[in-house]
RNA sequence: AGAGUUUGAUCCUAGCUCAGGAUGAACGCUGGCGGCGUGGAUAAGGCAUGCAAGUCGAGGGGGCGCAUCACUUUUAUUUUGAGGAUUCCAAGGUCCGACCUUUGGAAUUUUAAGGUCGGACCUUGAUCGAAGUAAAAGUGAUGCGUCACCGGCAGACGAGGUAGUAACACGUAGGAACGAACCAUGAAGUCAGGGACAACCCGUCGAAAGACGGGCUAAUACUUGAUAGUCUCGCGAGAGUAAAGAUUUAUCGCUUCAUGAUCGGCCUGCGACGUAUCAGCUAGUUGGUAAGGUAAUUGCUUACCAAGGCUAUGACGCGUAGGGGAGGUGAGAGCCUGGCCCCCACCGAUGGGACUGCGACACGGCCCAUACACCUACGGGUGGCUGCAGUCGAGAAUCUUCCACAAUGGACGAAAGUCUGAUGGAGCGACGCCGCGUGACUGAUGAAGCAUUUCGGUGUGUAAAGGUCUUUUAUGAGGGAUGACAUAGCGACAGUACCUCAUGAAUAAGGGGCUGCUAAUCACGUGCCAGCAGCAGCGGUAAUACGUGAGCCCCGAGCGUUAUCCGGAAUUACUGGGCGUAAAGUGUGCGUAGGCGGUUAUGUUAGUCUUCUGUUAAAUCCACCGGCUCAACCGGUGAACCCCAGAGGAAACGGCAUAACUCGAGUGUGUAAGAGGUUUGCGGAACUUAUGGUGUAGGGGUGAAAUCCGUUGAUAUCAUAGGGAACACCAAAUGCGAAGGCAGCAAACUGGUACAUUACUGACGCUGAGGCACGAAAGCGUGGGUAGCGAAUGGGAUUAGAUACCCCAGUAGUCCACGCCCUAAACGAUGAUCUCUCGCCUUUCGGAGUAUCGACCCUCUGAGAGGCUAAGCUAACGCGUUAAGAGAUCCGCCUGGGAAGUACGGCCGCAAGGCUAAAACUCAAAGGAAUAGACGGGGACUUGCACAAGCGGUGGAUUAUGUGGUUUAAUUCGAUGGUACACGAAAAACCUUACCAGGGUUAGAUAUUCUAGGGAAAGACUAAGGAAACUUAGUAACUCCGCAAGGACCGUAGAACAGGUGAUGCAUGGCCGUCGUCAGUUCGUGGUUUGAACUGUUCCCUUAAGUGGGGUAACGAACGCAACCCCUGUCGUCUGUUACAAGUGUCAGGCGAGACUGCCCAGCCCUAAGCGCACAAUCACGUUGAUUGUGAUUGCGAAUUUGGGGCUGGGAGGAAGGUGGGGAUGACGCCAGGUCAGCAUGUCCCUUGAUGCCCUGGGCUACACACAUAAUACAAUGGGCGUUACAACGGGCAGCGACACAGUAAUGUUGAGCUAAUCCUAAAAAAGCGCCCUCAGUUCGGAUUGAGGUCUGCAACUCGACCUCAUGAAGCUGGAAUCGCUAGUAAUCGCGGGUCAGCUAUACCGCGGUGAAUACGUUCUCAAGUCUUGUACUCACCGCCCGUCAACUCAAGGGAGCCGGGAGUGCCCGAAGUCUCACCUCGCGUGGGCCGAAGGUAAGCUCGGUGACAGGGAGUAAGUCGUAACAAGGCACGGGUAGCGGAAGCUGCUCGUG
Repeated sequence: AGAGUUUGAUCCUAGCUCAGGAUGAACGCUGGCGGCGUGGAUAAGGCAUGCAAGUCGAGGGGGCGCAUCACUUUUAUUUUGAGGAUUCCAAGGUCCGACCUUUGGAAUUUUAAGGUCGGACCUUGAUCGAAGUAAAAGUGAUGCGUCACCGGCAGACGAGGUAGUAACACGUAGGAACGAACCAUGAAGUCAGGGACAACCCGUCGAAAGACGGGCUAAUACUUGAUAGUCUCGCGAGAGUAAAGAUUUAUCGCUUCAUGAUCGGCCUGCGACGUAUCAGCUAGUUGGUAAGGUAAUUGCUUACCAAGGCUAUGACGCGUAGGGGAGGUGAGAGCCUGGCCCCCACCGAUGGGACUGCGACACGGCCCAUACACCUACGGGUGGCUGCAGUCGAGAAUCUUCCACAAUGGACGAAAGUCUGAUGGAGCGACGCCGCGUGACUGAUGAAGCAUUUCGGUGUGUAAAGGUCUUUUAUGAGGGAUGACAUAGCGACAGUACCUCAUGAAUAAGGGGCUGCUAAUCACGUGCCAGCAGCAGCGGUAAUACGUGAGCCCCGAGCGUUAUCCGGAAUUACUGGGCGUAAAGUGUGCGUAGGCGGUUAUGUUAGUCUUCUGUUAAAUCCACCGGCUCAACCGGUGAACCCCAGAGGAAACGGCAUAACUCGAGUGUGUAAGAGGUUUGCGGAACUUAUGGUGUAGGGGUGAAAUCCGUUGAUAUCAUAGGGAACACCAAAUGCGAAGGCAGCAAACUGGUACAUUACUGACGCUGAGGCACGAAAGCGUGGGUAGCGAAUGGGAUUAGAUACCCCAGUAGUCCACGCCCUAAACGAUGAUCUCUCGCCUUUCGGAGUAUCGACCCUCUGAGAGGCUAAGCUAACGCGUUAAGAGAUCCGCCUGGGAAGUACGGCCGCAAGGCUAAAACUCAAAGGAAUAGACGGGGACUUGCACAAGCGGUGGAUUAUGUGGUUUAAUUCGAUGGUACACGAAAAACCUUACCAGGGUUAGAUAUUCUAGGGAAAGACUAAGGAAACUUAGUAACUCCGCAAGGACCGUAGAACAGGUGAUGCAUGGCCGUCGUCAGUUCGUGGUUUGAACUGUUCCCUUAAGUGGGGUAACGAACGCAACCCCUGUCGUCUGUUACAAGUGUCAGGCGAGACUGCCCAGCCCUAAGCGCACAAUCACGUUGAUUGUGAUUGCGAAUUUGGGGCUGGGAGGAAGGUGGGGAUGACGCCAGGUCAGCAUGUCCCUUGAUGCCCUGGGCUACACACAUAAUACAAUGGGCGUUACAACGGGCAGCGACACAGUAAUGUUGAGCUAAUCCUAAAAAAGCGCCCUCAGUUCGGAUUGAGGUCUGCAACUCGACCUCAUGAAGCUGGAAUCGCUAGUAAUCGCGGGUCAGCUAUACCGCGGUGAAUACGUUCUCAAGUCUUGUACUCACCGCCCGUCAACUCAAGGGAGCCGGGAGUGCCCGAAGUCUCACCUCGCGUGGGCCGAAGGUAAGCUCGGUGACAGGGAGUAAGUCGUAACAAGGCACGGGUAGCGGAAGCUGCUCGUG
């Protein structure tokens, strides 16, 4: 930085698409590690559970626990004193009960033994006081801890979210009428009292939550009084308002005032989304006064007064949206975004409300209402994750119910400290950015495998294997931090980062793409299928585009896809676009707002310029430096932050003010032209009607007709009268008007313009959104009028139809008056105004000059209207002083095509409709100009047996041949308008032969090679089977070359292979047909053009010819034309086999000559020279105001002479005269023309039950029919018989075959001659002469059929030819239509040859004999060529293309209705609560009032969903009907309007040329 895509190609316009970057992403495939970031964008949907806001005992009273102290009581023990009786108490024994242990195999029960405890009975023993110590309990005090409570502070921060909000919410810059707990500074003070309420105790209610009653009590809680200044009010006097203590000290508090810091409240300027299909909004609304209210200003609230306030610079409404710092992209200007981080705002389930407090109308406070959820004993209660985790739901989609207060910060506290899901960390996710790795070096037989191949090879590829190393990473082991402080202790992260050692290449590569854009290709499979695709597009048998494989390309722990944004896109254009024809100039004017504005001077300065100051938070971006091993990341410093505000300065430009000026603009005066407008009157021609006259059979109309009119007298003609509409000639490229538009003449009224003059005003100007006015035709309303014309309509034609074109009629309408409508191709498809920029010619209206008696003419100068051009512009066409050129100002309009100038809404209209004006959906184009072709029921010119003029045919008959069709086992295949059809086929009985039936064969009928084993094989003979092919068996022989090795040959088995008339002529070569023997088709260099392309090759004359000449931005050249070649016509010459009797040279062959542009005459054209008349230009001289005049030069027109060139006509000479005649020769190309069956050939297919090969028989010869090409005829220009002549080209040895003989003949027998100018074929026929036939189905015609023969051939049945005899069909000249031929031609007559055994040859190729007619001419038919024109065609008119109808699909609009959302309005009801009033038991009371959320109700507004049905739109390989458009598209098309019609459409009126 561009690229692809409209076309046959080109340039332009224009849209669509791609390559880049980005993301809080998601999805697909894949996935090693680390660092740093980041992660609920949807349902501001609902939430289980835990935690997220507490702290203070140095404010206070308690409960509980522990500890200490004091006192009291009890128990135990010690000491001491006193004492001997019951109960109590202690011990032992017996019995009972319970429990435990052991035994039994386990468990339970039971039994036995033992132990413990309890009870009953029996026996024995038995005391009291004081003090100390210890323990326990109680009371009181103290300390510590803890729990609620009173109280203080915090809870208004921090954390989250973006619902609402279009607003002073935010950003920025300012302002004045304010407040503030904690903090700092300063000053002053802190006195004296009082009464309660929780906790607690008692009682009551309740399931619970909780509540109530009674009683006790403390304080830094509450409260009374005092005091009062630097406080408040007040002019002053004066009046009023405070406090709290804790404590051993230190100190911390408390009250008042002032100041500061910081935070907050309020006000203002500016900035800031879409929509006008939202144009008017507003009653507390705007202002004032008073009162209330607030910390404070203010309609903040209330009462009263006034009637204001906002708005096209967009009010009001609706939709959408948190704003900013910033982020993405971009060269920038811009455009898009607002996640993480920071600032601000707002919100806390939804709505309302206040309380407390310095601060809230309060996320984890309260009250009420609503919805939802939970508990419940049904009475009643409870709750708010948009805090951190986590869960459900919805979704394409977004994490752990983790650790810690170690650090930073916050709350409370004097502090220790407590709390802190803030925060610090860890975890999960490739979600992003950054870094590292998956090994390094070596290793060629270029291994194997795989892929491919031209079969040689090549690629994968040093890649692997192998060898030598390393250890980032991984794993294991050991050590082990900083972060912790002028600090003793304290680390969640973490045994982490990091360091050392060990093991071992070990643990680690994928995704997308490969037709172009766009880096990178081959093979196979598939066969418009399956599929791909961002766009163009790919796929229908050779797919680099689908699928797979291999290879390659790009990126890489990622790679792709999807979504969104910017870019490319100058595709909204400020930077930086346009409007004649591509989209786009309003139909025209007047004019409001607005925008812009002449010259000079002075003053001023909100624009402008400059300097300084302040601000523009931090982070981000940028530059530099630094820290993590680097980087990402982070830190520091600087720059920057484009804006705003303030101060100073300048005065060129702009603004404002003042004073002037005249050139812009206007006025005056004098002339002038005009279809400018309105009204009225008048006129003649034409038409038509009526009446009358003359007059008679037609008229009218058309391509041709008919409907129609006419004997009741038309048409025609004459006279008179009536009527309406339009104004011939003049007339034009004219004129006028703003446009639409305006035309007989005259008058009245009236608008504008030009020129001259330069008297006046003194910038008064230009443009112009809205607005107003005018506005063709058609149309509408009312009333008139109506001659002609004439939508609709009727009839007649045309036609397949004809709702048309043509004709006959004809209503609205056309005309007038008044009122509407308001659109046109309202066009110059070109807005208005001003200035500038070469010219020539024409014309209209003025003025001046000269001249003239005057006019005309001429020159100059203005204003219009036209033509051609320079510069310049333009995509080109074109425009070009009347710009589409160069500039300035203002307005309107455009942004792909269709849907659509449509729907909905609004405004206007009587209606028709007009103005304004979308979207869904759909396409990759739609379009402009120009180019080359092709085409035209466009034009001009030219040619051709193309027509015409002639001659003879075809089409009718019979036969032959070919084809179609039909049939068949097969009737093999191909050829199919011209350009297939007597064509391939110059010979189908077998063969041919490819077809059918049957039989047989399998490495093959044929070719090459190899391996194994063999020796002859082939052939001959014999036998059997058989239709044959062939098969089987046997016999004879036992091969040849070579010294040998071996080779040749043959068959057997096997393998490569053979073979195929099988497919594709749309894979091909070669060859051929056709246009067409038409005159065309191209190239190089140069030139023109932006380019495709053009020029040359066009033009004039000429030719058969692009043949030649002239001219010419072309000059040359090539393939074609012509010539060169062959035959023939005349002459010369040479040779002489044959011919001939000979000589010769008829003849044969060879070599030459000759004709050409040559000679003469005439005409036409071109050219050169001479001659000299008219005209024009230039120069010189003279004259004039300037032309006019004279001379010279040049150009040019008419006449004439000569020379040259071309063409035409005639003549001479000559055998031949205008390329003498004929042949061969076929340009570039067209038709995917024909041929794979002549040959060759790619690919595909078949190959042992063959699509190969061999054989026998059949078929290609069928036969209702149709077509084509021929033959023979239909007769007398003939037929038959007889007779007499005259050719040429050819052929001949497996041949031609003479003579002779036989046969009626075909032919046979014989075989002279001839390898050919020698012999044979061989008779030429028509013609001539003579005779017969005499117009008939015949003495025409010969088909068909019968019989008998001949010949060829293995073989004539299907299916040969010929001969003889007999038979004797159709046919009497051929409908529509159609073919050939211009001279030795047509016509007619015979002859030869090839193929071939023979022949179906009447075909084909040649040869000669006889031998005509006609051509005025180019109107028409067909074909061709050149130039030109139009084109919407380029597959090229067999093109393209329009509309209805039918089928299916899709989206949107209408729609009786139905449903839902939103914002309001009126009324009803009215919770909580502030405020207020009253009452009272004076309280947290009761009652009332104002306001008031939610709710209800009523009528509307607005948005959306759904909807029977009807209408249009779009799309969809092969539907129906027509043919509207593109060519003059067959009626030129189109715009507006109106009517009509299946449909395209048709018609009327008017307009445009596109």
A computed fold for a 1554-nucleotide RNA from a Patescibacteria group bacterium, annotated as small-subunit ribosomal RNA. The organism belongs to Bacteria candidate phyla, within Bacteria.